[in-house]
RNA sequence: GGGCCGAUAGCUCAGUUGGUUAGAGCGGCGGACUCAUAACCCGUUGGUCGUAGGUUCAAGUCCUACUCGGCCCA
Numbered sequence: 001g002g003g004c005c006g007a008u009a010g011c012u013c014a015g016u017u018g019g020u021u022a023g024a025g026c027g028g029c030g031g032a033c034u035c036a037u038a039a040c041c042c043g044u045u046g047g048u049c050g051u052a053g054g055u056u057c058a059a060g061u062c063c064u065a066c067u068c069g070g071c072c073c074a
Base pairs, nucleotide, nucleotide: 001073002072003071004070005069006068007067010026011025012024013023019057027045028044029043030042031041050066051065052064053063054062
C1' cells in the first nucleotide's frame, strides 16, 4: 500500500427483505423471601446504533468517506 471482518445499554451479544416501540442475558437500584446472607422471584434503570455526509415517505439495516480494533496479502 491492497483486501476482508467487526463497532448497537456499564459488560457479552441479537436485530429477518429498509417499516410501524431498538431488544435479550449479565450488571445497577428498589421490593419480596430469610434470623441473616446468597440463590430464586417481582418491579425498575437503562442507547447520539463508531464519526460525518448521501439515498428514501421511512435507515441499526442501503451507498460514500473517515476513525478505531482484528485477520490476510504484498